[in-house]
RNA sequence: GGCCUUGUAGCGCAAUGGUAGCGCGUCAGUUUUCGGCACUGAAGGUUGGGUGUUCGAGUCGCCCCAAGGUCG
Numbered sequence: 001g002g003c004c005u006u007g008u009a010g011c012g013c014a015a016u017g018g019u020a021g022c023g024c025g026u027c028a029g030u031u032u033u034c035g036g037c038a039c040u041g042a043a044g045g046u047u048g049g050g051u052g053u054u055c056g057a058g059u060c061g062c063c064c065c066a067a068g069g070u071c072g
Stems, first nucleotide, its partner, number of pairs: 001071007010024004018055001026042005048064005
């Protein structure tokens, strides 16, 4: 340098072009003498950045960035 894969909540991961969810964690409550466990609830996302297509993009196209793989 060419090609391929990946990038989504603090962490690990889902999501057929049609309301962005799950587990863990965090916080609050119930329970407990206190804590842990358990149960209930809540907060937490400009979906790596930009642009285009579309009524509508996490998803499709192009450019860029980062990580990994492969070829030379």
Predicted 3D model of a 72-nucleotide RNA (transfer RNA) from Agyrium rufum.
The sequence is in RNAcentral, with records from ENA.
The coordinates come from a structure-prediction model, not an experiment, and the mean pLDDT is 83.
Its Rfam family is "tRNA".